[in-house]
This record gives sequence, C1' cells and structure tokens, in this order.
RNA sequence: AGCUCAAAUAGAGGCGCAAGGACUAUGAAUUCAGUAUUAUAUAAAUGGGUGCAGCCAGAUAUUGAAGGAGGAGGAUUGCCGAAGGAGUCAGGUUCUGCAUGGUUUGGCUAACUGGUGGGCUAGAGAAUAUCUAUCUCACUGUCACAAGACAUCUUGUGGAGAGCUAUUGAAAAU
Repeated sequence: AGCUCAAAUAGAGGCGCAAGGACUAUGAAUUCAGUAUUAUAUAAAUGGGUGCAGCCAGAUAUUGAAGGAGGAGGAUUGCCGAAGGAGUCAGGUUCUGCAUGGUUUGGCUAACUGGUGGGCUAGAGAAUAUCUAUCUCACUGUCACAAGACAUCUUGUGGAGAGCUAUUGAAAAU
C1' cells in the first nucleotide's frame, strides 16, 4: 500500500408491507321486543362449536328493528423480514362445569417465505368479501455461472433477504 472479514451507516425492488379517526356495504325478512292464533306436555324432537352432565329456549303469522367480530375504500402514520406463517408460554372470549376445538392479545424461540398476481385443494368466516397454508403457473427485482452483443444490455440455468448495492472498516497472512 492493496485484499479480505466482523461490524456500522445509507439505500433499492413496487398493484411493495403493516397500522389507520370519521364515513361506509354486509351481518339481516337474523338476535331482541310488541300483537294475534295455536299447543298444554316441566314430554319428545330440535337448538345454544363437539362429547358428557346441567340449565335455558314451544310453534306459526305479522309489525318494528339492531349490535359486536370480520371486510372494501380512505385523511394520515410507520417502514423494506417491511411483514406473514409455525412452535411454545401466559391471559381474554365462546350459557355453567370437565375435556376439547375455534377465535383473539402479548412475550419468547427458531431461521419456513425475495416480492406481486392468478389457479386447484384445504382451513377460518354468515359470506361470493377477506385472510392463511402446500403445490403450480406467470411477471418482476437481485446475485452467480455460461453464451452473445459492445457501454451495459439480451438469452439460458441456478441460488436465497442471515441476501444485494454504496460508503467506512481491525488483526493475521501477503
């Protein structure tokens, strides 16, 4: 002096990710309440996620008539493992108890997914909305390799974000 590494700072991918007041559709000829008719039977059937036990609820017509959860768009906000999923721990909720399942909030772990869109299947959900998962197809970004072009593009194959680009950057060895 150069190279290289941990690390730090700043960035890029685009229908990019997540949150989101007010407003808004659905939920819903539902729950609930009133009126009328009918039943009389504290039964049976059925219903309240599933099983057992308990508790509650008759049926029909008509009138009025919601809400919560979740959703689309959105003022705006935070960002580029943004975020999502899986596992596990501790809570909330689901008529009561036990068991189990669903859903939801937070913590931790690990290292599953580069990103977006479509499709089959499965799950959550009232749902055709929306979300999640495997697989598959397409597009796109990035790096490596190969070939061709010749001023930085084209084609093909492959990998993964613990990546890529830019700047800074120690020791040892040289």

This is a predicted structure of a 174-nucleotide RNA (Lysine riboswitch aptamer) from Intestinibaculum porci. The model forms 100% of the base pairs in the Rfam consensus.